[in-house]
């Protein structure tokens, strides 16, 4: 000096999934996110052809394992480029919906550089 691995710290990304406090194997709160749930409004439509929910993750084609796609992400934005386009849950049941009730706050990644200050130059 380079490469790899491990640990710690910092920085950043997807996601609602972060922070604070305490009597700290746990509990409580704030913030964020989801579900159920009136009048009115809407739907007239459930019928196993079940129906519905979270999520960006829907749909099409096919020589049968691939291709494309609605949509979504990448340190404010534009451009370019790169990538994702899953999975799970409720259990015959749910439109919207104030009050009200209730639940979640995981997981997966990238990276050694990062921060502060002073001075100078150019342009407007």
């Nucleotide at each position: 000096a380079u490469a790899u691995u491990a640990u710690u710290u910092g920085u950043g990304c997807c996601u609602a999934a972060u922070c604070c406090c305490u009597u700290u194997u746990a509990g409580g709160g704030a913030g964020u996110g989801g579900g159920g749930g009136a009048c009115c409004c809407g739907u007239u439509u459930u019928u196993u052809u079940g129906g519905g929910g979270u999520g960006a993750a829907u749909c099409c084609u096919u020589u049968c394992u691939a291709g494309g796609u609605a949509g979504g992400g990448c340190g404010g934005c534009c451009c370019g480029g790169c990538c994702c386009g899953a999975a799970c849950c409720c259990g015959u049941c749910a439109g919207c919906u104030a009050a009200c009730c209730u639940c979640a706050u995981c997981g997966g990644c990238a990276u050694a550089g990062g921060g502060a200050g002073a001075g100078u130059g150019a342009u407007g």
The prediction has a mean pLDDT of 77. c-di-AMP riboswitch aptamer (ydaO/yuaA leader) from Tuberibacillus calidus DSM 17572, 124 nucleotides, folded computationally. Taxonomically the source falls in Tuberibacillus calidus (Bacteria, Caryophanales, Sporolactobacillaceae, Tuberibacillus).